RNAcentral holds the sequence, with entries from ENA and MGnify.
This is a predicted structure of a 73-nucleotide RNA (transfer RNA) from a Gemmataceae bacterium.
Its Rfam family is "tRNA". By type it is a transfer RNA.
RNAcentral records the identical sequence in 3 taxa.
[in-house]
RNA sequence: GGUGAGGUAGCUCAGCUGGUAGAGCGGAGCCCUGAAAAGGCUUAGGUCGCCGGUUCAACUCCGGCCCUCACCA
Numbered sequence: 001g002g003u004g005a006g007g008u009a010g011c012u013c014a015g016c017u018g019g020u021a022g023a024g025c026g027g028a029g030c031c032c033u034g035a036a037a038a039g040g041c042u043u044a045g046g047u048c049g050c051c052g053g054u055u056c057a058a059c060u061c062c063g064g065c066c067c068u069c070a071c072c073a
Stems, first nucleotide, its partner, number of pairs: 001072007010025004019056001027043005049065005
């Protein structure tokens, strides 16, 4: 340099024939207990890598760029 895959919550990852973004773990509060652990309930947390374009509407489509991994050279 080329090709492919990926970048979404603190972490691991879903989601996408375009229509208001989710799970598990973790965090916080409450219940339970003599007190813990375990368990149960509730809840907070996101410029969907960045910039533009298309569209009534973009995490999703198109273009460029950045980063990570694999392969080729």